[in-house]
RNA sequence: CAACCGAAAAGGCAAACCCGGCGAAAGCCGGGGGCGCAAAGCCAAUGGGUCUACCGCCGCGCAAGCGGCCACGAUUGCCAGGCCGCCGAA
Numbered sequence: 001c002a003a004c005c006g007a008a009a010a011g012g013c014a015a016a017c018c019c020g021g022c023g024a025a026a027g028c029c030g031g032g033g034g035c036g037c038a039a040a041g042c043c044a045a046u047g048g049g050u051c052u053a054c055c056g057c058c059g060c061g062c063a064a065g066c067g068g069c070c071a072c073g074a075u076u077g078c079c080a081g082g083c084c085g086c087c088g089a090a
Base pairs, nucleotide, nucleotide: 005088006087012037013036017032018031019030020029021028022027035077041083042082043081046080047079048078049075050074051073056069057068058067059066060065
């Protein structure tokens, strides 16, 4: 010095829950909050998983509507992969 690694210190992020907003929903955004996190930084137009089903398709129904399927929606704080990165004890 670098990789693995994760003690300390500084700094960082922010689960549940509450308030406001957006969305059909899953969920997201802002404020409060703080369970946790060494990548809880970025990529969902990298693969898998999971969640949701407006539209669409199919079925039933006179209709209102109901049921099933579907990701083009969501999640990286589900896992793997890629890119980049702070500190430095053992």
Molecule: c-di-GMP-I riboswitch aptamer
Organism: Chloroflexota bacterium